[in-house]
RNA sequence: GGCGGUGCGCCUUAUGCAUGCAAGUCGAGCGAAGCUUUUCAGUAGUUUACUACAGAAAAUGACUGAGCGGCGAACGGGUGAGUAACGCGUGAGCAACCUACCUUAGUUACUGGGAUUGCCCGAGGAAACUCGGAUUAAUACCGGAUAUUCUUAUUUAAUCACAUGAUUUUUUAAGGAAAGGUCAGCCGAACUAAGAUGGGCUCGCGUUCUAUCAGCUAGUUGGUAGGGUAAUGGCCUACCAAGGCGACGACGGGUAGCCGGCCUAAGAGGGUGGUCGGUCACACUGGGACUGAGACACUGCCCAGACUCCUACGGGAGGCUGCAGUCGAGAAUCUUCCGCAAUGGACGAAAGUCUGACGGAGCGACGCCGCGUGGAGGACGAAGGCCUUCGGGUUGUAAACUCCUGUCACGAGUUAAGAAGUGUAUGUCAUUAAUACCGGCAUGCAUUGACGAAUGCUCGAGAGGAAGCACUGGCUAACUCUGUGCCAGCAGCCGCGGUAAUACAGAGAGUGCGAACGUUGUUCGGAAUUACCGGGCUUAAAGCGUACGUAGGCGGCGUGACAAGUGUCGGGUGAAAUCCCACGGCUUACCCGUGGAACUGCCUGGCAAACUGUCAUGCUAGAGUGUGGUAGGGGAGAACAGAACUCAUGGUGGAGCGGUGAAAUGCGUAGAUAUCAUGAGGAAUACCGGUGGCGAAGGCGGUUCUCUGGUCCACAACUGACGCUGAGGUACGAAAGCUAGGGUAGCGAACGGGAUUAGAUACCCCGGUAGUCCUAGCCGUAAACGAUGGGUACUAGCUUGGGGGAUCCCUGUGUUCUUCCAGGUGAAGCAAAAGUGAUAAGUACCCCGCCUGGGGAGUAUGGUCGCAAGGCUGAAACUCAAAGGAAUUGACGGGGGCUCACACAAGCGGUGGAGCAUGUGGUUUAAUUCGAAGCAACGCGAAGAACCUUACCUAGGCUUGACAUGCAGGGGCUAGGCCGGUGAAAGCUGGCUGAUUACCUUCGGGUGUGACCUGCACAGGUGUUGCAUGGCUGUCGUCAGCUCGUGUCGUGAGAUGUCGGGUUAAGUCCCUUAACGAGCGAAACCCUUAUCACUAGUUACCAGCGGGUAAAGCCGGGCACUUUAGUGAGACUGCCGUGGUUAACACGGAGGAAGGUGGGGACGACGUCAAGUCAUCAUGGCCCUUACGCCUAGGGCUACACACGUGCUACAAUGGCUGGUACAGAGAGACGCGAAGCCGCAAGGUGGUGCAGACCUCAUAAAGCCAGCCCCAGUUCGGAUUGUAGGCUGCAACUCGCCUGCAUGAAGUUGGAAUCGCUAGUAAUCGCGGAUCAGCUACGCCGCGGUGAAUAUGUUCCUGAGCCUUGUACACACCGCCCGUCAAGCCACGAAAGCUGAGAGCGCCCGAAGUCGCUAGUCCAACCGCAAGGAGGACGGCGCCGAAGGCGAGCUUGGUGAUAGGGCUAAGUCGUAACAAGG
Repeated sequence: GGCGGUGCGCCUUAUGCAUGCAAGUCGAGCGAAGCUUUUCAGUAGUUUACUACAGAAAAUGACUGAGCGGCGAACGGGUGAGUAACGCGUGAGCAACCUACCUUAGUUACUGGGAUUGCCCGAGGAAACUCGGAUUAAUACCGGAUAUUCUUAUUUAAUCACAUGAUUUUUUAAGGAAAGGUCAGCCGAACUAAGAUGGGCUCGCGUUCUAUCAGCUAGUUGGUAGGGUAAUGGCCUACCAAGGCGACGACGGGUAGCCGGCCUAAGAGGGUGGUCGGUCACACUGGGACUGAGACACUGCCCAGACUCCUACGGGAGGCUGCAGUCGAGAAUCUUCCGCAAUGGACGAAAGUCUGACGGAGCGACGCCGCGUGGAGGACGAAGGCCUUCGGGUUGUAAACUCCUGUCACGAGUUAAGAAGUGUAUGUCAUUAAUACCGGCAUGCAUUGACGAAUGCUCGAGAGGAAGCACUGGCUAACUCUGUGCCAGCAGCCGCGGUAAUACAGAGAGUGCGAACGUUGUUCGGAAUUACCGGGCUUAAAGCGUACGUAGGCGGCGUGACAAGUGUCGGGUGAAAUCCCACGGCUUACCCGUGGAACUGCCUGGCAAACUGUCAUGCUAGAGUGUGGUAGGGGAGAACAGAACUCAUGGUGGAGCGGUGAAAUGCGUAGAUAUCAUGAGGAAUACCGGUGGCGAAGGCGGUUCUCUGGUCCACAACUGACGCUGAGGUACGAAAGCUAGGGUAGCGAACGGGAUUAGAUACCCCGGUAGUCCUAGCCGUAAACGAUGGGUACUAGCUUGGGGGAUCCCUGUGUUCUUCCAGGUGAAGCAAAAGUGAUAAGUACCCCGCCUGGGGAGUAUGGUCGCAAGGCUGAAACUCAAAGGAAUUGACGGGGGCUCACACAAGCGGUGGAGCAUGUGGUUUAAUUCGAAGCAACGCGAAGAACCUUACCUAGGCUUGACAUGCAGGGGCUAGGCCGGUGAAAGCUGGCUGAUUACCUUCGGGUGUGACCUGCACAGGUGUUGCAUGGCUGUCGUCAGCUCGUGUCGUGAGAUGUCGGGUUAAGUCCCUUAACGAGCGAAACCCUUAUCACUAGUUACCAGCGGGUAAAGCCGGGCACUUUAGUGAGACUGCCGUGGUUAACACGGAGGAAGGUGGGGACGACGUCAAGUCAUCAUGGCCCUUACGCCUAGGGCUACACACGUGCUACAAUGGCUGGUACAGAGAGACGCGAAGCCGCAAGGUGGUGCAGACCUCAUAAAGCCAGCCCCAGUUCGGAUUGUAGGCUGCAACUCGCCUGCAUGAAGUUGGAAUCGCUAGUAAUCGCGGAUCAGCUACGCCGCGGUGAAUAUGUUCCUGAGCCUUGUACACACCGCCCGUCAAGCCACGAAAGCUGAGAGCGCCCGAAGUCGCUAGUCCAACCGCAAGGAGGACGGCGCCGAAGGCGAGCUUGGUGAUAGGGCUAAGUCGUAACAAGG
């Protein structure tokens, strides 16, 4: 969520079931009964005709039933529990079989008999039902006869065949049948033969997982005899034999009905077995037989068990896995419907009856198919929504509106196919004795529809009743806004969300499908990701440690034969349905029908003979043997040798030795170490010695002897494919370890001691036991590696070493060739690349082993081996989205090389200690506003906080606002001014006065507008986010780097260029060069300074001339000099020499004011630090709006147990004080600098010449120099602190200014660990100026000059940087990554004393029903018999077998279980094992 068609619909509990139905039928097999009709007689009533009652006889029928009898009930329908099997599929076989009903053919039905159900009577019982008696029939039952081509036995012959034998023929003997009914038409019965149909049995092949199931089997395998069956057979029994099956997977365990088919796939395959069809199995569970043609029987029987129901408690009944329906379970699956009209089935002669088979309807968007929900027109485009850059865009021709149409649904009416038959009548044919009957055909009439009035058709009305779902970050078609803020949430994978989310949620818009859409689950595909087609194994997962060898697989050259494989041509089969093709039927489609093709398979006949195979026979190229040589640490045993070492003894000697980074433990005056001599012992074999040799690998090294394996070379004598590989198997197999016995010099796990360390169960040192060695035996593993299995063949070169052979002549350490072994380099090829490359990882073939994401885990468990340690085999749950390989670019390294820098070293002076100043942290506070945080925050923003600044706090106030713009209204009661009140001020509130202007003007005024007032928009914010931003800045770093184009190389990332050799301050330049060029940086260009020239000459200057003063460029004058400020010159390794590659360049020299970028500055590449700043400014988003805005007063930013940074002043004699005296530069000045003079001790005051300045003023420079005093002391050092008196600025110096005088006179005597600056006009030291500024806490900062050193010609180390190279598990890039214990949480799994289920067997016990066998008891109609009795039967009894049950010992498999393990997680704890030489 509109309609229709068609198909499908309990996949789970083969769980339990109320109720109804699902198998009956035949009276033409039988008797009885009832009913109906007819007849007869009786009784009663009574209107002699009827009614009622009981009865008899005969008959009638589309009548009704129980029963006997026949057929059916074994089909149809359901389900998939079991079954891994001849169950199924396919193909064969039965010479080893059966088959009711049906068909064909033949033959036959003669004669007898006794019962019985029902009904009736009686009895028991609650019931179910049972017992006794009497009576009766049959197409029920029984005896006898007859009989063939039947059965059995026997006899004869022929044909055929497949091991038995089969078919036909022949002789004899024995045995075996029957049923009648009727409408007289028929329907039945019996036997035999055959057919058809259906079944039974046997065999070949195919048919799931597991070897952590490897051995299984006593009726087991076979035989003989018997039994049994329709029939073969250990199917069963007795006896005999000891067999049978199995790595081509027996036995065991798990799972499962099988197939045609269905889904998927290009196919090969993979998955599956619902509907439909074939087949098997089952019917509450287990067992059993009976009946029958057929069953071991779904709606039959018996027994046992569980469950349910009834009961009078004694006993009984039941089986939906039939159709509906119900409970339960479950994610989940329908109506207790209609009808036998059709199709089919059972019975019947038939009509017919029965039929939950079937035909239909109902329910379910469960699948597939079809249709509709309207069509056309309609705006440069309504409203609304959404977005917006505010212009507009979009929804959108969409709607409205106009004109139409009429499917579906709705209402009314009408109507088809599915119906064939059946009955009856007539006619005809056939049959017959027959014009009966039956049957066939034709015609007429009658009659049969559940579905259902559903479909179709006609009419009516009217756009009316009919659209949703998912998605919109990429994969993947489709984008914006708002909300949210790692929250809420999304998510298939990657991943989104932490304030601008196309990924969450909503909205708008869009995209895709559409009566559906999305999700989940499942299967195949993609996945060549199990690789048959069609993969791999050096390093990614993967070659067994190595060899020998069994089975198996594979196998040289030639000839002949066969025909198993192979090929080809036929035959049979491969059910139907499905799939495919054609045609046809439903309006189309799905669907359905007809025909064809196909079913790729199996069986079988013929032919071929190349190849594979088999057999036979040959060959010599593979393989082996032989003969002659050959090198070698190949193996085993024995003997011997020297050096070293330790120990012992003795001598000499006399204090240490030893050991380490440094030490100590240790040894030593009881004489060590050292040294000499002698002796003893064990182990190992220097030099040769080598990418040299040998061996299968492990491995093998002094010398000699004995024994022994293999290789290689030459010859080509012999064998004649004898070969290769190799699952299992066997042997060998380093070191360590184990057992037993020896041995033990050195070394040396464990252990002890000494150090190191935060610790040090380590690294270092001193000792030292097992062990290392030998003998015998285990173990069986290694990075057992070439991380590369073995074999064969082929495919460029060059070169080295070792072994052998041939050849040549120049006889040598020779040449050339050949062969085996061991290496290097390398073409092609291969490879992801690294690489490999005749010793392949190339090209091919053969065989074996192994792999299939990481972790869990080589763990658990089982098995097996081992004395043990442990080995071999070897999972799963769970968890992750990676783990991994090779290479690339970076970064990093307690890697390497080269180089640089006040980086160190060499020096000078500081800081860190004191006092003070200043900044910061912390603390405090109403507030101590904010920012800055390693270097690169901390005398930083701030070039100047008493108010202001000011952002902070307290208090008082304002609300269109202190400030901007616009609109509307007011606007002479206006703005402004003046005077009050209140108040700290701001503000609030009164009074008086009172303008201005554009146009028009009738001069009265009007209109507009400004200021102003009121209101509305808005202002305002130092509120937030520097991690949303712009701009600016810091830092690496003035380090020399960072890139591009084209080309080339590489699959690619990328490389090359930019590397290398030199050189430079420099990626500066030169040379080489698959690179050639170029850009941003470096350098240069710019400013300044050092020299000179030219020009200019006032306010600067004054050499010469003149004047003049106490003196002075003071004046006339002069541009010479200095200087000023403009333009130029000059320096470029230009010149010389030496070195260097004839280079770049370096060194030295000349000249020069200056020499190798002369000094200084400005200038800062690509980028890094989410560096700093939203408080300079600008700015997105967010937030406040009578306040987070604005005004005002006061306070605070100046606090003070403390800590740090940066400075100043000092600690004194290279000094302090006093007096005298000399020499700068660069600046500033009008709200300014302020002269002289005068006053004051001084700060300062007064004064106001001069000066917008080379003119005047600030303005005396100081250190220095010349004198004097001080005499090493807390001082004549030092000046903090405090008192007091003053000065200045300013509205105002209390919090909180500076300066001066006098007085006071603290700490401090050179500063621990540590640390900073500086390489020349530098450090150090001395003063001067300026900005800000009323004043100033400036000792700060920015500049200026004066005086003016020392040291370094080195790069080991510390720090930082550049280039090349190397390693890397880092890439947020070492402040990286990362490991393990412990603690916490979560999870599943295995172990575990046990506890508790399930399953399959085994042994024993008990033993139901029942078949079979035996039977002496009891009973009995049929036959025999006169009878007695017999034959036979039934019951009973016994026996074998035998289900369930019981007992027992084990096995397999679940659940649970204290505890102790394991895995995972995260920001815990402890250390730091690995990645760099990871210390």
Source information: This is a predicted structure of a 1479-nucleotide RNA (small-subunit ribosomal RNA) from an uncultured bacterium.